[in-house]
RNA sequence: GAAGCACGCCAGACCGCCGCUGGUGCAAUCUGGGAAACCAGGCACUGGAGGAACGUCCGGACUGCACAGGACAGCGUAGGAGGUAACACCUCUCCACCGCAAGGUGAGGAUCAGAGCAACAGAGACGAGCCGGUUCAGUCCGGGUGAAACGGGCAAUCUCUACGCGCAGCAAUACCAAGUAGGCCAGCGUUGAUGUGGUUCCGCAGAGCUGGCGGGUAGGUAGCAUUGAGCCGGCGGGGCGACCCCCGGCCCAGAUUAAUGGCGGUCACGUUCGUCUUUCGCAAGAAAGGCCAACGCACAGAAUCCGGCUUAUCGGCGAGCUUCACAC
Numbered sequence: 001g002a003a004g005c006a007c008g009c010c011a012g013a014c015c016g017c018c019g020c021u022g023g024u025g026c027a028a029u030c031u032g033g034g035a036a037a038c039c040a041g042g043c044a045c046u047g048g049a050g051g052a053a054c055g056u057c058c059g060g061a062c063u064g065c066a067c068a069g070g071a072c073a074g075c076g077u078a079g080g081a082g083g084u085a086a087c088a089c090c091u092c093u094c095c096a097c098c099g100c101a102a103g104g105u106g107a108g109g110a111u112c113a114g115a116g117c118a119a120c121a122g123a124g125a126c127g128a129g130c131c132g133g134u135u136c137a138g139u140c141c142g143g144g145u146g147a148a149a150c151g152g153g154c155a156a157u158c159u160c161u162a163c164g165c166g167c168a169g170c171a172a173u174a175c176c177a178a179g180u181a182g183g184c185c186a187g188c189g190u191u192g193a194u195g196u197g198g199u200u201c202c203g204c205a206g207a208g209c210u211g212g213c214g215g216g217u218a219g220g221u222a223g224c225a226u227u228g229a230g231c232c233g234g235c236g237g238g239g240c241g242a243c244c245c246c247c248g249g250c251c252c253a254g255a256u257u258a259a260u261g262g263c264g265g266u267c268a269c270g271u272u273c274g275u276c277u278u279u280c281g282c283a284a285g286a287a288a289g290g291c292c293a294a295c296g297c298a299c300a301g302a303a304u305c306c307g308g309c310u311u312a313u314c315g316g317c318g319a320g321c322u323u324c325a326c327a328c
Stems, first nucleotide, its partner, number of pairs: 001324005007318004012267007020048007030041004050299001055309001057308005062169004074165005079093005094108001095106004109160002114158002116154002130143004173222004183213006194205005230250005236245003269296004274291007
């Protein structure tokens, strides 16, 4: 220098103006909406997307229902050892395969329990028969084809073994307030309640009337986002490592009207056009750098919360390793 392998990180920066939204404090105890529960409104300070918030594919937390214990069924996992709250994840390691190598990939338990399976070729393809030779004797040897032939293979076919799993999900669930239909309870009622027309007494209709309880959805609050499997830092300790422990610091988005934005400017980055300078060259031109302009600046956006995995991603940065070539 070329080609590769594997890993960590960033995901434009700053300023001005105008907004949106969460929290805390202060103030008024007021105003508005609403039947109510409750919500909104002022000022100040302050927080406000991601490495994948994607997918919703695994594993958990949490919640409700179910539940004596065990088994069956069903679903899942599968070398060994470890990590973890747990896992189908991660680490180390053995074996197999791929690669010259760095390294990568693996649905890697069992075919002496049972069943099933194999295109073409071949006499015969799963069950021992068949053919040739041989022997006292299916006693022994061989058999073109084919991946596999007189013995085996396949469990990514059923099956067996070991281990795991109760079912549903934040549209879970709990509470608050008003309350329709239907329901329940009490009192009164054909000895006329109650309703109604005229007006103080008649008429008509007539089996219900009153009160209470409770009540799906829709409404509101909590769940829900300040205390956690939390984040950051430490020539800290243990371990090959995943990871664990210790010390110090921090509190870090959050709705359902669904916030996290818009405009302008400066700079940075990339591509292209133009132009200038330097170097090389006879030249054509090439390389590096400067200036100006235009365009571009990825994938994508939380919704109960965590741990993983998968997939998408313009461009850039930092270390490490392998092979080849060259120079010393």
Description
Bacterial RNase P class A from Rhodoferax sp., 328 nucleotides, folded computationally. RNAcentral holds the sequence, with entries from ENA. It matches the Rfam family "Bacterial RNase P class A". By type it is a ribozyme. Gene Ontology terms of the family: ribonuclease P activity, tRNA processing and dimeric ribonuclease P complex. About the family: Ribonuclease P (RNase P) is a ubiquitous endoribonuclease, found in archaea, bacteria and eukarya as well as chloroplasts and mitochondria. It is recorded under the gene name rnpB. Lineage of the source: Bacteria > Pseudomonadati > Pseudomonadota > Comamonadaceae > Rhodoferax.